[in-house]
Molecule: RNase P RNA; transfer RNA
Organism: Thetidibacter halocola
RNA sequence: GUGGAAGGCCGGACGGCCGCGCGGGGGCGACCCUGCGAGGAAAGUCCGGACUCGCUGAAGCGCCGGUGCCGGGUAACUCCCGGGCAGGGCAACCUGACGGAAAGCGCCACAGAGAACAGACCGCCCCGGGCUUGUCCCGGGGUCAGGGUGAAACGGUGGGGUAAGAGCCCACCACGGCCUUGGCAACAAGGGCGGUGAUGGCAAGCCCCACCGGGAGCAAUGCCAAAUAGGGACCCCGCGCCCGCCUGAUCCCGCCCGGGUUUCCCGGGCAUCGGGAUAUCGGGGCAGGGCCGCUUCAGCCCGAGGGGUCCGGGUUGGCAGCACGAGCCGGCGGGCAACCGUCGGCCCAGAGGAAUGGUCGUCGAGCCGGGGCGCGAGCCCCGGGGAACAGAAUCCGGCUUACAGGCCUUCCACGCGC
RNA sequence: GGCCCCUUAGCUCAACUGGAUAGAGCAGCUGACUUCUAAUCAGCAGGUUGAGGGUUCGAGUCCUUCAGGGGUCG
Numbered sequence: 001g002u003g004g005a006a007g008g009c010c011g012g013a014c015g016g017c018c019g020c021g022c023g024g025g026g027g028c029g030a031c032c033c034u035g036c037g038a039g040g041a042a043a044g045u046c047c048g049g050a051c052u053c054g055c056u057g058a059a060g061c062g063c064c065g066g067u068g069c070c071g072g073g074u075a076a077c078u079c080c081c082g083g084g085c086a087g088g089g090c091a092a093c094c095u096g097a098c099g100g101a102a103a104g105c106g107c108c109a110c111a112g113a114g115a116a117c118a119g120a121c122c123g124c125c126c127c128g129g130g131c132u133u134g135u136c137c138c139g140g141g142g143u144c145a146g147g148g149u150g151a152a153a154c155g156g157u158g159g160g161g162u163a164a165g166a167g168c169c170c171a172c173c174a175c176g177g178c179c180u181u182g183g184c185a186a187c188a189a190g191g192g193c194g195g196u197g198a199u200g201g202c203a204a205g206c207c208c209c210a211c212c213g214g215g216a217g218c219a220a221u222g223c224c225a226a227a228u229a230g231g232g233a234c235c236c237c238g239c240g241c242c243c244g245c246c247u248g249a250u251c252c253c254g255c256c257c258g259g260g261u262u263u264c265c266c267g268g269g270c271a272u273c274g275g276g277a278u279a280u281c282g283g284g285g286c287a288g289g290g291c292c293g294c295u296u297c298a299g300c301c302c303g304a305g306g307g308g309u310c311c312g313g314g315u316u317g318g319c320a321g322c323a324c325g326a327g328c329c330g331g332c333g334g335g336c337a338a339c340c341g342u343c344g345g346c347c348c349a350g351a352g353g354a355a356u357g358g359u360c361g362u363c364g365a366g367c368c369g370g371g372g373c374g375c376g377a378g379c380c381c382c383g384g385g386g387a388a389c390a391g392a393a394u395c396c397g398g399c400u401u402a403c404a405g406g407c408c409u410u411c412c413a414c415g416c417g418c
Numbered sequence: 419g420g421c422c423c424c425u426u427a428g429c430u431c432a433a434c435u436g437g438a439u440a441g442a443g444c445a446g447c448u449g450a451c452u453u454c455u456a457a458u459c460a461g462c463a464g465g466u467u468g469a470g471g472g473u474u475c476g477a478g479u480c481c482u483u484c485a486g487g488g489g490u491c492g
Base pairs, nucleotide, nucleotide: 001414002413003412004411005410006409007408008407009406010405012363013362014361015360016359017358018357020037021036022035023034024033025032026031039389043400044399046398047397048396049395050394051217052216053215055214056298057297058296059295060294061293064213065212066211067210068209069083070082071081072080073079084098085096086095087094088093099208100207104206105205106202107201108200121147122146123143124142125141126140127139128138129137130136131134155173156172157171158170159169160168175194176193178191179190180189181188182187221320222319223318224317231311232310233309234308235307236306237305240286241285242284243283248281249278250277251276252275253274254270255269256268257267258266259265260264288302289301290300291299327346328345329344330343331342332341333340334339367384368383369382370381371380372379373378419491420490421489422488423487424486425485428444429443430442431441437475446462447461448460449459450458468484469483470482471481472480
C1' cells in the first nucleotide's frame, strides 16, 4: 500500500422568534417566570420476567407446548460468556435446532436387476449339452471385484487368496464396546479387543429420554362517582332422606262460655299458655350437585333451585396501577469472560385519541460540476446541494428486523521499502 | 395498546401422510354454428404458491424471519 476479520461509538451543530405536553413558583384574575421533554432500534410483538386477577388452593397423574453437546452467568430465558466437537476460510476468524436412527413405528417418488434381514440387468468364472467350430447358442450353478441407475447400492485403500470372487484372510483407516491417563464435564490422547444376529438417510415425520412450563393480560386490576329494567334466547345438573329443637303457619286433641235435636253437633274464645302431628310453607342437618382435564384432600357456594353461553339496554367521567428502577455514570476489588460485590455521585419524557413541532440565520460531512498541484495514493481552491432508519404509551432483560454516511481500537494475509 | 387468524391463476376454491409438468369452475382469447348476438361445441393462454433464509435427495405442505390483510377486547 491492497484486500479482509473482530469489537465499539456517533448518527447533523449553534443561536433567535413562535408554539405544544408535564412539573414547580408567583398573581384576585387575564396571565407571567422557571425546569424537563424520544431511540439505538422507542419497531416487530418473537422469547423471558416483574406486576395484577374470588380465573378456588395443594399433591399426584394425564394432555399440550417448549428446550436439547458441556460448564458457568442471570430474577428468568429459546439470551449471554467460556470450552468441546463438526463444517468453511491460506489466516485473523466465522457458522452450527449440536440428545437418541444398536427402543419401536413410518417414509425413501422417478430411474434402476435391486431402496433396507437387498439384489444377478450387463459382465466375470465353472460344469453339461448342441452344432452352422463362433471370443457362438441353450441349460445348470458360483460371484457383488467391475459397468450401469440413483440423492443414497449394505465400510474404504492396499496386499494375499481364488475357477472367478467375497472381511474369506492380513495391515492401516473408519466404526462400536473395554482399560489407562488428562479434564468438574462435554471430550481428547494412548493401549488393547471385536470382521459381528452393531453399522444408509430422515426425529424442523410420529416417537423415546432428560429438563422446564397453570391461564389471561395494564383495554390486567382496585377505588369513587354517574347510570340502570337486572330485559331476551338457548343449554347443563338437580328437585331425595332425617329432625320438629326455636319462632311462626296449618291441622288434630284438650280446656272455658253460649246455644241446640244433649255419649253428639254448631258458634265464639285460650295471650304469649296445655299436648300432639308435618303433606305444604318456614328453620336446621345429611345425602347430592357445582366451582381446576382427571383423581384425592381441603375450602367455598347451592341445597329446591343452582350454574353456563350468547344477544340486547344504560353509563361511557375521575383517581390509582404509572414513572426511584433486576436504574444510569464513575472508581476500586474478584473473575479468562458473561457477570458479581462495594464505594461515591445523579434523577433521567410521561400523555391518556395521545406533547416532543414550525420558521429564520450562521456553519456544515459524504456527494455533483469546474480548475490547480503531485510520479502516485491523494491534497488544495471555487460553485451547487443540504443529512439514514424511524418515533415512547405499564415497566424491565434479550432476540430479530430497518438504517444515508462517518469515526476509533485490535488483528490477519499478500506485495513493496528499510 | 394487547391478543388471535389468513395469504395458491383476474375472481372463488382444490391439492391426503413431503414425491408435480401445481389442478377445477367462472372470467379472458381463437375457431365453429348463426343474417348478427346470446347460448352451445372445440381449442388456447394465464402461477417466482405473499417475500427471504433453512431442514430434506426433494417443500404449496415442515421450521424460521419479514410483508400485506382481516377479526376481537374495557